[in-house]
RNA sequence: CCAACAUCCAGAGCGGCCGAGAGAUCUGGCUCAUUGACGCCGCAGCAACCCGGAAACGGGUGCUACCGCCAGGACCGAUGUCAG
Numbered sequence: 001c002c003a004a005c006a007u008c009c010a011g012a013g014c015g016g017c018c019g020a021g022a023g024a025u026c027u028g029g030c031u032c033a034u035u036g037a038c039g040c041c042g043c044a045g046c047a048a049c050c051c052g053g054a055a056a057c058g059g060g061u062g063c064u065a066c067c068g069c070c071a072g073g074a075c076c077g078a079u080g081u082c083a084g
Stems, first nucleotide, its partner, number of pairs: 001084001004081005013043005021032003025073005044064003048061005068076001
C1' cells in the first nucleotide's frame, strides 16, 4: 500500500509547550476556541481488538468535547485482527 473480517449512540482528563484556527472531505447547519481550542510532549485514565493467564491481572495497538458532532453526498474515513 492493498484484499478480507469486526467495530464506530458505552467508557475515560490533567499539566507543560505552541499560538489561530478546529470538529477527515464537499454543501448546509451546529459546536469548540485568545478564560488558549487544534496540534505536540508528559503523566493519568478507559477498555474495543489481539497475545499470555484458571482467575485476578499483565503486555501490544487504540481511544479519552459534541453519535465518525448532525443531514445529504462520495471510488467516504478511522481503529483492530489477519493474508499478501